Small-subunit ribosomal RNA from a Myxococcota bacterium, 1558 nucleotides, folded computationally.
The coordinates come from a structure-prediction model, not an experiment, and the mean pLDDT is 85.
It was read from a public genome assembly.
It matches the Rfam family "Bacterial small subunit ribosomal RNA". Gene Ontology terms of the family: structural constituent of ribosome and ribosome.

RNA sequence: UCUCUGGAGAGUUUGAUCCUGGCUCAGAGCGAACGUUAGCGGCGCGCCUAACACAUGCAAGUCGUGCGAGAAAGGGCUUCGGCCCCGGUAAAGCGGCGCACGGGUGAGUAACACGUAGGUAAUCUGCCCUCCGGCGGGGGACAACGUUCCGAAAGGAGCGCUAAUACCGCAUAAGACCACGGCGGCUCCGGCCGCUGGGGGAAAAGCUGGCCUCUGCAUGCAAGCUAGCGCCGGGGGAUGAGCCUGCGGCCCAUCAGCUUGUUGGUGAGGUAACGGCUCACCAAGGCGAAGACGGGUAGCUGGUCUGAGAGGAUGGUCAGCCACACUGGAACUGAAACACGGUCCAGACUCCUACGGGAGGCAGCAGUGGGGAAUCUUGGUCAAUGGGCGAAAGCCUGAACCAGCGACGCCGCGUGAGUGAUGAAGGCCUUCGGGUUGUAAAGCUCUGUGGGGAGGGACGAAAAAAGCCCGGGCGAAUAGGCCGGGCUCUUGACGGUACCUCCUUAGCAAGCACCGGCUAACUCUGUGCCAGCAGCCGCGGUAAGACAGAGGGUGCGAACGUUGCUCGGAAUUACUGGGCGUAAAGCGCGUGUAGGCGGGUGCGUGUGUCGGGUGUGAAAUCCCCGGGCUCAACCCGGGAACGGCAUCCGAAACUGCGCGCCUCGAGGGUCGGAGAGGGAAGUGGAAUUCGCGGUGUAGAGGUGAAAUUCGUAGAUAUCGUGAGGAACACCGGUGGCGAAGGCGGCUUCCUGGACGACCCCUGACGCUGAGACGCGAAAGCGUGGGGAGCAAACAGGAUUAGAUACCCUGGUAGUCCACGCCGUAAACGAUGGGUGCUAGGUGUCGCGGGCAUUGACCCCUGCGGUGCCGGAGCUAACGCGUUAAGCACCCCGCCUGGGGAGUACGGCCGCAAGGCUAAAACUCAAAGGAAUUGACGGGGGCCCGCACAAGCGGUGGAGCAUGUGGUUUAAUUCGACGCAACGCGCAGAACCUUACCCGGGCUAGAAAAGCACGGAACCUGGUGGAAACACCGGGGUGCCCGCAAGGGAACCGUGAUCCAGGUGCUGCAUGGCUGUCGUCAGCUCGUGUCGUGAGAUGUUGGGUUAAGUCCCGCAACGAGCGCAACCCCUGCUUCUAGUUGCCAGCGGUUCGGCCGGGCACUCUAGAAGGACUGCCGGCGUCAAGCCGGAGGAAGGUGGGGACGACGUCAAGUCCUCAUGGCCCUCAUGUCCGGGGCUACACACGUGCUACAAUGGUCGGUACAAAGCGCUGCAAACCCGCGAGGGGGAGCCAAUCGCAAAAAGCCGACCUCAGUACGGAUUGCAGUCUGCAACUCGACUGCAUGAAGUCGGAAUCGCUAGUAAUCGCUGAUCAGCAGGCAGCGGUGAAUACGUUCCCGGGCCUUGUACACACCGCCCGUCACACCAUGGGAGUCGAUUGCUCCAGAAGUGGCCGCGCCAACCCGCAAGGGAAGCAGGUCCCCAAGGAGUGGUCGGUGACUGGGGUGAAGUCGUAACAAGGUAGCCGUAGGGGAACCUGCGGCUGGAUCACCUCCUUU
Repeated sequence: UCUCUGGAGAGUUUGAUCCUGGCUCAGAGCGAACGUUAGCGGCGCGCCUAACACAUGCAAGUCGUGCGAGAAAGGGCUUCGGCCCCGGUAAAGCGGCGCACGGGUGAGUAACACGUAGGUAAUCUGCCCUCCGGCGGGGGACAACGUUCCGAAAGGAGCGCUAAUACCGCAUAAGACCACGGCGGCUCCGGCCGCUGGGGGAAAAGCUGGCCUCUGCAUGCAAGCUAGCGCCGGGGGAUGAGCCUGCGGCCCAUCAGCUUGUUGGUGAGGUAACGGCUCACCAAGGCGAAGACGGGUAGCUGGUCUGAGAGGAUGGUCAGCCACACUGGAACUGAAACACGGUCCAGACUCCUACGGGAGGCAGCAGUGGGGAAUCUUGGUCAAUGGGCGAAAGCCUGAACCAGCGACGCCGCGUGAGUGAUGAAGGCCUUCGGGUUGUAAAGCUCUGUGGGGAGGGACGAAAAAAGCCCGGGCGAAUAGGCCGGGCUCUUGACGGUACCUCCUUAGCAAGCACCGGCUAACUCUGUGCCAGCAGCCGCGGUAAGACAGAGGGUGCGAACGUUGCUCGGAAUUACUGGGCGUAAAGCGCGUGUAGGCGGGUGCGUGUGUCGGGUGUGAAAUCCCCGGGCUCAACCCGGGAACGGCAUCCGAAACUGCGCGCCUCGAGGGUCGGAGAGGGAAGUGGAAUUCGCGGUGUAGAGGUGAAAUUCGUAGAUAUCGUGAGGAACACCGGUGGCGAAGGCGGCUUCCUGGACGACCCCUGACGCUGAGACGCGAAAGCGUGGGGAGCAAACAGGAUUAGAUACCCUGGUAGUCCACGCCGUAAACGAUGGGUGCUAGGUGUCGCGGGCAUUGACCCCUGCGGUGCCGGAGCUAACGCGUUAAGCACCCCGCCUGGGGAGUACGGCCGCAAGGCUAAAACUCAAAGGAAUUGACGGGGGCCCGCACAAGCGGUGGAGCAUGUGGUUUAAUUCGACGCAACGCGCAGAACCUUACCCGGGCUAGAAAAGCACGGAACCUGGUGGAAACACCGGGGUGCCCGCAAGGGAACCGUGAUCCAGGUGCUGCAUGGCUGUCGUCAGCUCGUGUCGUGAGAUGUUGGGUUAAGUCCCGCAACGAGCGCAACCCCUGCUUCUAGUUGCCAGCGGUUCGGCCGGGCACUCUAGAAGGACUGCCGGCGUCAAGCCGGAGGAAGGUGGGGACGACGUCAAGUCCUCAUGGCCCUCAUGUCCGGGGCUACACACGUGCUACAAUGGUCGGUACAAAGCGCUGCAAACCCGCGAGGGGGAGCCAAUCGCAAAAAGCCGACCUCAGUACGGAUUGCAGUCUGCAACUCGACUGCAUGAAGUCGGAAUCGCUAGUAAUCGCUGAUCAGCAGGCAGCGGUGAAUACGUUCCCGGGCCUUGUACACACCGCCCGUCACACCAUGGGAGUCGAUUGCUCCAGAAGUGGCCGCGCCAACCCGCAAGGGAAGCAGGUCCCCAAGGAGUGGUCGGUGACUGGGGUGAAGUCGUAACAAGGUAGCCGUAGGGGAACCUGCGGCUGGAUCACCUCCUUU
């Protein structure tokens, strides 16, 4: 400097992660609709549905300057006959032009319809422009009109009159046209153009104005002249149109073949024109996978919306083209039509009718009905723009311009602005302090848009026309008309407009949606899986930011939401810009057609390609610049752009094409070896089975164990021999061969491929491969063989709840052969083929080379094959990695969420089974891949624990106690529920406790705080009552301050108030505390490292330990919580101390440590020592440590206790306490009396006592520890059989007491019995505590004496001072202990061991589990709902074919009826041309028959989907308990089972091979 202006994501699969993948959201848009709301204006837009039907009005007429004729009404005059004006007007007619434009709609149409670029040498073109040449002279009609008649009407018929720019001959013919000649030029050879010769047929119309030079009448007019408008012929132009062609733009191949005017030719007809457009004849062609034919859908385009773009979607308004005009058919007229507001016919429909017959076509404007979610006024004006006619004035114009209605869209404006803190009131929230609404309001000061009132007031209008003047041109002309200029004058629907000014007052003007995440915005209340919300994920089961309301907030704002639709996001169809080992996806494999792609080199060409020019790419739109409405929307001008197509010129690298050459791709030749490659024929031995014979005897066989079965009629076993079929042990190997399936004894024959060496030949001959064709395991099918073994089905036996299975005994198809089908598999490397390139290491197979050698091996090396490991790179990861899943190119196949479903229908194939191709409705918010952490496994390894085992004693049976369930009850208060609830909360329910029930009371309350008043407190009597309570009294004064009065503190009473109270609910709102896994050895962090990440590493490994205890190793290094230790008790010793303890020695003694005395001992209770694998030996890695030993009171943590990691169980407790929320408030609070918690047909847990002699009873007699005691323990002594009573010494306790310990020991009796065992139960009599033992205490005595003789299945505790056994104490407590917490006495047995049961720790493996195996999950059946297939049929739509029929109409033919113009003829008449009519071809509707396709419906029927708690089983996921899965076949309620072959996407153990590290 040029160019460019543009690209965001999120939620949702999981415990978490990465990936794949779908669903959903945020954006923009709309001719919209719906809901709520609504002030104004501008500019736009407004039937998307029924191309459904339409009342009414209007939407195309005009020309008297083409022609004839010509009113009525009204007015004026009148002599009443009529005349004049309107007026040569209106209407109608002949004629001309227009009506083919403008306006509407989108039905049809997949087509040259449209777009774009071309062609027309194959064409036409009214009006318009230009040029040339003409316009002479005649004729006969028909409307109108008149008259007669028919008809209800619409309308029509006969006769008669008439004009023309209407119609018809004749003349003329430059040029045009036709046929035939001549010449020249061009040519794509088809033809075209120009010049020329003679020949043929073919034209015309006048009207209006002006003038009088020439002529006539002779005023003036006519001829004439002139001007204008017309007319005829021709050339050119412009415009418009027709026809043809290339290219482009929808879906279905579950439409694959279509076609007879079909394709072409010759000739003819026809058209403006080419053409099979039409016809005759001839030929047999034409189209199609680059998609014919058929079906569905659709007007096309400029553009519009979206998008970064590429693309996708769309075609409303505006503009271009097309098509259509009630439906179908047809032609006429015309320059142009097959004609929206024309004609004819048919059909349907509507209307009129006198029933004979007629009329109509809003998809013009408005409007109506209908349909629909839904789309406007039966408006004004021709003022402007435009159109038709006209010479013009002008007329017509629902085109157009305006107005009306509608927030339908876009744009603009307003609903006020400033100030204002006691942060008012009210609302809401609150931790009660406050916060928020909120400067918001009020108040004060301003402004005046919109609205309302009044006044002024445009642009759009400038021309044309008219009048006058000037200039120019035609002309004979000072007529006229034309052109240019000037002046005057007229014309506005909108419009009571815009706009401006004044007045008016903050006065009249804000809503809607949302607030769990995505997504901006949070609280309260109500509700309680209800009501409801929801776009996706998802909210709601009593504290809901998600429902509903409120307060507050957020967003947008005259709107805001919702719904529908399009694009986007979606790289989720991937051209830009995706994939296919395991996520969806490589055809089972090959041969090969079309097609696609293709080695080196040279020349040519110029297809693609590239550069430049030209044409086109309508306008509008988009974009840029500028301008106009006050801005904007909107509008105007200019530019750019329109990515394209066509054409011309140029370039020649690459591509294509043509020609030549080359050898490296490919192929061939020669030589050589390897191989289960294929086919055929033959042949061999082992084994099974069977037959025969021998030996031989009672079993065999089979299984987890059995049985069915075989066997004394001789099996099994064994020997010999024979028969027959099938398969080929060892070799044998991640060895070999083959395209895949697959191929295995040996020999022979036939045959395919690969490889090595030589480097001889061909010369790109190549690669891939849609269709097509061939091959293709097992099972299966057909026909015929064969059949030893095995073995679906089947039968029997077992197993089991069942067992249609797994196991066993039998056993048929089949397995084998031949021939023919089938055509599928986890046909897998889940990996298409080809080529090139890109590190290595190490095995192995085949061939070769080198070194060496007689040779082999070893070593180095080349080619080909086949494995493992691994680098870069790739991958979501796993993994792949020269055999790629790396880097590239070429070709083919395939995928696009899960289910429905590889299913239905259709088609093709098959004998069948079935195969190939292959959907939709509906439904879900996922379905998936890989990897991670856990958990789990009827997976593995290692290791612990009274876990099992070994042992001892129990429980489960009995009676009783106690707790629980259940039942009962007015109440039997509540909680606790596997371990880890159940002698638990309860360390003690007669009242109390007490929370429950009944009854009687209280209401600021039984207890608390503040205030006021009174009184100190306190003690005490009486009455009523069951008590609570109520009422009436008596006594009595303290402390502090103060002079007194009085005040104050504490306490009591009364009163009012803020309030109390609740063992009411929620342990799933909580704190705290506790249980449990578990005294298990674990649980984590920081930094670093690895991994995209979850996460891993550390913490794994080798040892070792009770231990993540310690050692070693190690991408880890450290650390924390746990373990251990520190603490307490106990075991030994020492020191200190010596009363209440002790007594060795001494003394005394009432004989008792009683006294003196002593503290040595015991003991007491404080301090200290002691133990650490420290020492020795062995083992071990020089370690940690282990084993043994010494010493020691004690030895390897000495014994016991306290101590419980991160966490788990929504474990337990709201009734210990605390506490959020909710609930009760003369009651769910509180007081009192009584009752209940103590019930009892049962069931369970925990215990006690027993069943007896290792015992019981009686008598005697020893030895503890640890505790407790002043409303207490209580001695001695007395009384009582006893419980106990009396009594009170002593003791605040090493002093006194409870207190005796018991088992034991000594002695005696009992002698095996329901007992001298056992003591329940019951009766009577008592004791004690207490206000009170009835419900409902404990104890005592006498009497009574029950069950029970050792306990089924099952189950518990304990490893040493333990179990067992014996008693003692304490807490609670008035009283009550079989429970609990402690204490000591006596005092065992056993542990081989870790297979199994249970629990746990570490590593590893599988997983479809993750509320985690008490998991997940499959199928039948039953019920409900939904969509769908089949279905005897039935109904409809559409279409093919065949036939019948045939309106109107063009054309052909006939035309005997009719006929003015022209011809012949004097005429009559005839002729020509023509008309009616008839007929033929074609043909619409219609009819008959038979097919195709699509849709609706259908008894019944098939499967499918969905649905909190249905039934049966357990198939799958862990080795899922028989590994699973694929194909096939059979069977079975079902999942499934079994056979055959295949796969690993199978766990585990052992072995083998290979590889890596050391």